This is a predicted structure of a 114-nucleotide RNA (SAM riboswitch aptamer (S box leader)) from Paradesertivirga mongoliensis. Its Rfam family is "SAM riboswitch aptamer (S box leader)". From the family's description: The SAM riboswitch is found upstream of a number of genes which code for proteins involved in methionine or cysteine biosynthesis in Gram-positive bacteria.
RNA sequence: GAUUUAUAAAGAAGCGGUGAGAGAACAGGCUCCAGGACCCGCUGACAACCUAACCGGUAUUCGCCGGAAAAGGUGCCAAAUCCUGCUCCCGGAAACACCGGGAAAAUAUAAAUU
Numbered sequence: 001g002a003u004u005u006a007u008a009a010a011g012a013a014g015c016g017g018u019g020a021g022a023g024a025a026c027a028g029g030c031u032c033c034a035g036g037a038c039c040c041g042c043u044g045a046c047a048a049c050c051u052a053a054c055c056g057g058u059a060u061u062c063g064c065c066g067g068a069a070a071a072g073g074u075g076c077c078a079a080a081u082c083c084u085g086c087u088c089c090c091g092g093a094a095a096c097a098c099c100g101g102g103a104a105a106a107u108a109u110a111a112a113u114u
Base pairs, nucleotide, nucleotide: 001114002113003112004111005110006109007108008107013043014042015041016040017039021032022031023030026085027084028083029082044077046075049073050072051069054067055066056065057064058063081106087103088102089101090100091099092098
């Protein structure tokens, strides 16, 4: 990098460095930002995907089920994945416009495989 599966309206910031753009890409909107954003480092948190001391249930045992954040591997810490979009489905509607809902796609993260 690719594939598969799962999740994505919840949650969580200080310090130091840097210095102009940033919010994935394109377009539109909206927002953040010299009162220093974004990014990087450290520390701390959040979360519970992997994992888990330990606890409970069950079982002859292996195990299975439920809980559990002390430790470890990732992730994450503005706004719904910031919002919308091309396509499909359902409903409203005279209507291909428009409005509401859903799916898909895309993206991100994890786990597994390659």
Lineage of the source: Bacteria > Bacteroidota > Sphingobacteriia > Sphingobacteriales > Paradesertivirga. The coordinates come from a structure-prediction model, not an experiment, and the mean pLDDT is 81. The sequence was found by an Rfam model in a public genome assembly.